[in-house]
């Protein structure tokens, strides 16, 4: 794009078309083929007329006409259907051996006789259908005789064969009459030609299957005969043995063919409704008759199935004609009108018949046309929907106003389709004729189913008329709500798991429109079967290799031919259709006139370049001979040494062998080792080489014989002998098979030992087939260059093997050219890329093979081959939306290289064991609130849960609320409130007292308050997977990117890789890259040295004064020093030497320096990853609650405890503990605070309070250390849990549930399993001090401060993490990936299966209807009868093909 469509929703009108695609299933009823009286005898029924009989009524064919009958013509056309049929068909083009009623034209004739028969009458049979006997009669019925042409037959002399009349008219003549006769018309017979129709033959074309390869006996041909309208094995007799087939016979399946139709740019593909041509069929099968024509849709006979009638004896029927019914089906119409027109049959005609046809009815089935209003109309109405609440949209849409009237309704008018036939007049022809008839012209009358239809006019009136699908992308059109991987959608991709433009609804929009969607089917897109127009190295695809048949293709030249090829003309190519130009319906659809086109086929004339045929010649292809060369080419027979194993003997003693380590095994019966001798089999080290040979498989010691091929050089010869190659034939590794040998080593199976969770494996010890030989099979391999063979052409460079030539050459070596092989790299070109590249995968030619998504499957079935194993050929059902190639970026690897990190190693100290503290899990509970969960949760949020906190639980209360804003109303002694009652409190009830403020004279207004109501507040309720912000982690790892350029089809690459170097993508060098950004580093802070400034509250060296316990203290003066905290300086590989190197970067050492190679520490965290963490810090979308999921209060809980884990503290002791004494800090904090001295208490602490908002006073005595003494290895003078009791302090309050102190008690624990953590220097370890939070405290936590102060690092193999380069990948939610097989259960499809049930078909035989033909018999003759061949259906036996079903 299309449709004979169907289905869903919807539906106003008209025109034109179309309408059982299924059951060629069965059919009730009606109609569809009759007509002629001008062929005939007649006259049943109807009408008329006349006559007879008085009437009733009867008789009478006289007339109009006419049932039945005889006869003629037509029922072979028209109409239906597509079952069968693959050729007996159809299409196109030819052909010769034929027929043709009616029709046209021509010629001739139409004479004279005869005998029957139906109807009818009479009498029977039968239920009916129907039928029998006797008798009468006519013809255009039937039969002779005559005549006989140009017909037919022939022996060429001859012979044979016809006919029918009817009607109209009529002058003369004849006749008693009928009539004869004449004439016209229609007929009839013979014949010729035409036209029309039909029959036959040939060529070409016309679906699929080779898992159908051979078929055929009347088969193929001939001679003769028969038969037919006609050629012919069409039939028969005889003879011959042919005919068809790989260019697809035969068989199986499917199918009406064509013009055309649909699609497509075309070529093609699909199709064969309507219309037209042809064929076939008419219930199924068979058969003939009649006829011009049939083997006959509405004829006959027979058989069969089915239906109907029946008196049971017997009969009848055939809608695939038009309607209609049932049935089938997704599905297809009225039991209509008319012969008015067109056409057909009959007839002289009038006319009759006509379900052909013309019309109408039904159906949106299709095509075409029209309409459902038009203009105006902003308050942008109401309503709906959305909303950021401002508004937007529906929307000029509606309403309103003005106008129009197609269509529809009503009324009125109203066609064309109709002109012939007919009647009549005129003229012409015919004729004796003014009849009749024919032709032409004029006039007249009749005839319409559709239908009062088309069309025209009038009236009223917007009045009568819009839906369907879609809106994620493809694909035009978007929002809200509902739902929550549900319900559902879906053509493909895919949507839906709480914010769905994808489901459902709504609003809005888009598209088409009396339709719109869906489904089905066809073509297109699809170059996705490729003729036009594809491919085969790796995506599917080169046969394992050769030889060669058919076939295809084929060198140079001359002549000839004209088959292919080109061209002119002729015939045909039906009409319709398509296309073009016109015409008619108002347009269009539709109809119609003309033209063009119809690629084709046939005929004929011409051309001859190319191809082909024929003939001749040539040598460049191909081949042969002569001369050489290399070689694991093949076959046979010999022969050699090394090695393994075994046997014998000697020497000799305890192991050998084997492995990652072992064990099995061998060995004291003497192994292994070693020496000598022997046996036997197999394989041939070195040479050995991307070296050689061969067609491939393949071929390797040496010698001989036999034998194939290749290469080189020159000469001679043949003369296209060539290339490819479907079938075919041959060869064909290894394994395997058969028979017979052989058997050293090796070694499937097998046994044992190990390994392992297991180990039917890898490893080890043994070991049989086999491996070897001969003969015969098998015929497959990643049989690979994954690359068929042959030929031609197209830049090079460098190796190597075998030849040849030229030059050079005292040197034994060189240079160049060339042929044949074999390799590497590469130009152009090709390729999806990888890559190929004179050995092509380049550019071309010839031929063969093969491919067409993945799986199923190289499977099943069938066939062929094989001893078997199996090989070759080779599907489908079903199933998936991919499978695959090459390359890219990542990620990953029990891949590689380089390099880092307390990563390992080297060390030090811990954790894991104990007790306690603390957090978590689990469990418990009314509640034990919530979150955090590998590293990167677990002394985490929490820098501090007794109440509060608090979010949890129980109970009691409040409801505009504890808190914010607004609106409205009310209140006037308002708000507040001592006190009282009750209560656990909150709250509830009451309430003395008490007061509003501002402005205004006042009324009043405003503000504040209270009460009520409405908006709202409130929520630690949910979603961190809707979010912002913040944070953790990889990781302070050195990386992550961009612009421009370049390369690549592209993803991408380059830069960023490489060589060095660094802590570093740090720097240097190189480089199709050049630059740049975020990171690194530096800039910032602290600290280490110095200088300057500053000088109190800090400092105190010098000076003065005062006091003194003679240590010192205070004051003054001072700012030197220390110190405070500001500003500077200083460090940069700057200097020297060396190293490495590229005159580099850099490294090592040194000097100087407080500090040396980023001096130490901190802050600082790239692009990103983990849907990492947090809605309970805050913010925030959506959802949810609203007398509660909000708010207040009391009590409880977060602290519960069998248990498990993490993080810590304290220990286990002598480097210790206890007692006494003596030293040295830093950094902080302090007013609801720090608190001195003094006093009390054993102590916690208390009393009291100087000083201090602090370089001034206080916290504040630092501890380890050091000195002296004690303890003496013990569960202790270690350790301190637990418990008892008495206290102190904070606080409304220490019961659940605080800390501290005194006395008493004195648990586990004696250095910690597997495993595991931290740390590289002022670090680890160890010692104390301070602070935040805080009434107090669970702090042993966290954050800081200073004191004392180590050990070790060979090194980078290994573990872990990371960076760069490279490699493989079937991974990309990226190895925590992907993914394979068994088993269990369920389901689906298919194969096999003892069989069972069907269908189609072959062959043989039996039986044999009707019927044609033959024969017999009978007869005057025909018929009847009998019989024979053939013969449908049926049967018997046995095959083939095919379908269904079937336990398993």
């Nucleotide at each position: 794009a299309g449709u004979g469509a169907a289905c869903g929703c919807u539906g106003g009108c008209g025109g034109c078309a179309g309408g059982c695609c299924u059951a060629a299933c069965a059919c009730a009823u009606g109609c569809a083929a009759g007509u002629c009286g001008a062929g005939c005898g007649g006259c049943a029924g109807c009408g008329c007329g006349a006559g007879g009989g008085c009437a009733a009524c009867c008789c009478u064919g006289g007339c109009g006409g006419c049932g039945a009958g005889c006869g003629g013509c037509g029922g072979a056309c028209g109409g239906g259907u597509g079952a069968g049929g693959a050729a007996u068909a159809c299409a196109u083009c030819g052909g010769a051996a034929u027929c043709u009623a009616c029709c046209c034209a021509g010629u001739c004739g139409u004479g004279g006789g005869g005998g029957a028969u139906a109807a009818c009458g009479u009498a029977g049979g039968g239920a009916a259908a129907c039928u029998u006997a006797c008798g009468c009669u006519a013809a255009u019925a039937c039969c002779g005789c005559a005549u006989a042409c140009g017909a037919c037959c022939u022996g060429a002399g001859g012979g044979u064969g016809a006919a029918a009349g009817c009607a109209g008219g009529g002058g003369a003549c004849c006749g008693c009459a009928a009539g004869g006769c004449c004439u016209u018309g229609c007929g009839c017979g013979a014949u010729u030609g035409g036209a029309u129709g039909a029959g036959c033959c040939g060529a070409u074309g016309u679906c699929c299957g080779a898992u159908u390869a051979g078929c055929u006996a009347g088969u193929u041909g001939g001679u003769g005969a028969g038969g037919u309208a006609a050629a012919g094995g069409c039939u028969c007799a005889c003879c011959a043995a042919g005919g068809c087939g790989a260019c697809g016979a035969u068989c199986g399946g499917u199918a009406g063919c064509u013009g055309g139709u649909c699609u497509g740019a075309g070529a093609g593909g699909a199709u064969g409704a309507u219309c037209a041509g042809c064929c076939a069929c008419a219930c199924u099968g068979g058969a003939a008759c009649u006829g011009a024509g049939a083997c006959a849709c509405g004829g006959u006979c027979c058989a069969g199935a089915c239906u109907c009638c029946u008196a049971c004896g017997g009969g009848a029927g055939g809608c695939a004609g038009c309607a209609g019914u049932g049935g089938g089906g997704a599905a297809u119409a009225u039991u209509g009108g008319a012969c008015a027109a067109u056409g057909g049959g009959c007839g002289c005609a009038a006319g009759c018949c006509u379900g052909a046809u013309c019309c109408a009815g039904c159906c949106a089935u299709g095509c075409c046309g029209c309409g459902u209003g038009u203009g105006u109309g902003a308050a942008g109405a109401a309503g709906g929907c959305c909303u950021u609440c401002g508004g937007g949209u529906u929307g000029u849409a509606a309403a309103g106003c003005a106008c129009u009237u197609u269509u529809g309704u009503u009324c009125g008018g109203g066609a064309a389709g109709a002109a012939a036939u007919c009647u009549u007049c005129c003229g012409a022809c015919c004729u004796a004729a003014u009849a009749c008839g024919u032709c032409g012209g004029g006039a007249g009358g009749a005839u319409g189913a559709c239908g009062g239809u088309a069309c025209c006019g009038a009236a009223a009136g917007a009045a009568u008329a819009a839906g369907c699908a879609c809106c994620g992308g493809c694909u035009a059109a978007c929002u809200u709500c509902g739902u929550g991987c549900c319900a559902g959608c879906a053509g493909c991709c895919g949507c839906g798991g709480u914010a769905a433009u994808a489901c459902g609804a709504a609003g809005g929009g888009u598209g088409c429109a009396a339709g719109c969607g869906u489904u089905a089917c066809u073509c297109g897109g699809a170059a996705u079967u490729a003729c036009u127009g594809g491919g085969c190295g790796u995506a599917a695809a080169g046969c394992g290799u050769g030889c060669g048949u058919a076939g295809g293709u084929g060198g140079u030249u001359c002549g000839u031919u004209a088959a292919g090829u080109c061209u002119g003309c002729c015939g045909u190519g039906a009409a319709a259709g398509c296309c073009c130009c016109g015409g008619g319906c108002u347009c269009a659809a539709c109809c119609u006139g003309g033209g063009a086109a119809u690629g084709g086929c046939g005929g004929u004339g011409g051309a001859u370049a190319c191809u082909g045929g024929c003939g001749g010649a040539c040598u460049a292809g191909a081949g042969u001979g002569c001369g050489g060369u290399a070689g694991a080419g093949g076959g046979u027979g010999g022969u050699g040494g090394a090695a393994u194993u075994c046997c014998c003997g000697g020497u000799g003693u305890a192991g050998c062998a084997g492995u990652g380590a072992a064990a099995u095994g061998c060995g004291u019966a003497g192994a292994g080792a070693u020496c000598g001798g022997g046996a036997g089999g197999a394989a041939c080290a070195u040479c050995u080489g991307u070296g050689g040979c061969g067609g491939a498989g393949g071929c390797g010691g040496c010698c001989a014989c036999c034998u194939g091929g290749a290469c080189c050089a020159g000469c001679a010869c043949u003369g296209a002998c060539a290339c490819u190659g479907a079938g075919g034939c041959a060869c064909g590794a290894a394994a395997g098979c058969g028979u017979g040998g052989g058997g050293a080593g090796c070694a499937a199976a097998c046994a044992g030992g190990a390994u392992u969770a297991g180990a039917u494996a890898c490893c080890c010890u043994g070991g049989u087939a086999g491996u070897c030989c001969a003969c015969g099979c098998c015929c497959u391999a990643a049989a690979c260059g994954a690359u068929g063979c042959g030929g031609a052409c197209u830049g090079g460079a460098c190796g190597u093997u075998g030849g040849g030539c030229u030059c050079a050459a005292c040197u034994a070596g060189g240079a160049g050219c060339u042929c044949a092989g074999u390799g590497u790299c590469g130009a152009a070109g090709c390729u999806a890329a990888c890559g190929c590249g004179u050995u092509a995968a380049g550019u071309c030619c010839g031929c063969c093979g093969c491919c067409u998504g993945g799986g199923g499957a190289g499977u099943a079935c069938g066939g062929u081959c094989g001893c078997a194993a199996g090989a070759c050929u080779g599907a489908a059902a079903c199933u998936c939306a991919a499978a695959g190639g090459a390359a890219u970026u990542g990620a990953c690897g029990g891949g590689g290289g380089c390099c880092c990190g307390c990563a390992c190693a080297a060390g030090c100290g811990g954790u894991g064991g104990a007790g306690u503290a603390u957090g978590u899990g689990g469990u418990u509970u009314a509640a034990u609130u919530c979150g955090a969960u590998g590293c990167a949760a677990c002394g985490c949020g929490a820098a501090g849960a007794a109440c509060c906190u608090u979010a949890c639980c129980u109970g009691g209360c409040c409801u505009u609320g504890a808190c914010a804003u607004g609106c409205a109303a009310g209140u006037a002694g308002u708000a507040g409130a001592a006190g009282g009652a009750u209560g656990a409190a909150a709250g509830u009830c009451u309430g003395a007292c008490g007061a509003g403020g501002u402005a205004g004279c006042a009324a009043u207004a405003c503000c504040a308050g209270c009460u009520u109501g409405c908006a709202c507040a409130g929520g630690u309720g949910c979603u961190g997977c809707a979010u912002g912000g913040c944070u953790g982690u990889c990781g302070u790892c050195a990386g992550c990117u961009c612009g421009u350029g370049u390369c690549g089809u592209g993803a991408g690459a380059u830069g960023u890789u490489g060589g060095g170097u660094u802590a570093a993508g740090u720097c240097c060098c190189g480089c199709a890259a050049c630059g740049a950004g975020c990171g690194c580093a530096a800039c910032c802070c602290c600290u280490g040295u110095g200088u300057c400034c500053u000088g109190u509250u800090g400092c105190c060296a010098c000076c003065a004064c005062a006091c003194u316990u003679c240590g010192g203290u205070g004051u003054g003066a001072g700012c030197a020093c220390u110190c405070u905290g500001g500003a500077c300086a200083g460090a940069c590989u700057g200097c020297c030497u060396c190293g490495c190197u590229u005159c580099a970067a850099c490294g090592a050492g040194g000097a100087g320096g407080a500090a040396g190679g980023u001096g130490g520490g901190g802050a600082u965290g790239a692009c990103g990853u983990c849907a990492a963490g947090u809605c309970a810090g805050u913010a925030u979308g959506g959802c949810c609650c609203u007398u509660a999921c909000g708010g207040c209060c009391a009590g409880g809980g977060c602290u519960g405890c069998a248990c498990a884990c993490g993080u810590a503290c304290u220990a286990c002791a002598a480097u210790g503990c206890c007692c006494g004494g003596u030293a040295c800090a830093a950094a902080g904090g302090g007013a609801a605070g720090c608190a001195a001295g003094a006093c009390u208490g054993u102590a916690a602490a208390g009393u009291g309070g100087a000083g201090c908002a602090a370089a001034u006073c206080c916290c504040c005595c630092a501890a380890a250390a050091c000195c002296g003494g004690g303890c003496c290895c013990a569960g202790u003078u270690c350790a301190g849990a637990u418990u008892g009791u008495c206290g102190u302090c904070u606080g409304c309050a220490a019961c659940u549930c605080g800390a501290c102190g005194g006395c008493a008690u004195g648990a586990a624990g004696c250095u910690g399993g597997a495993a595991u953590c931290g740390c590289u220097a002022g670090u680890a370890a160890u010692g104390g001090c301070g602070c935040a939070u805080c009434a107090g405290c669970u702090a042993c936590g966290g954050c800081g401060c200073c004191g004392u102060g180590a050990a070790u690092a060979c090194g980078u193999u290994c573990c872990c993490a990371g960076g760069c380069c490279u490699u493989g990948u079937a991974c990309a939610c990226a190895c925590c990936g992907c993914c394979c097989g068994u088993c269990a259960c369920a389901u689906c499809a298919u194969g096999a299966a003892a069989g069972c049930c069907g269908g189609u078909u072959g062959c043989a035989c039996c039986c044999g209807a009707a019927g044609c033909c033959g024969c017999c018999c009978c007869u005057c003759a025909a018929a009847a009868g009998g019989u024979g061949u053939c013969g449908a259906a049926g049967g018997u036996a046995u095959g083939a093909c095919u379908g269904g079903u079937g336990a398993u």
Molecule: small-subunit ribosomal RNA
Organism: uncultured bacterium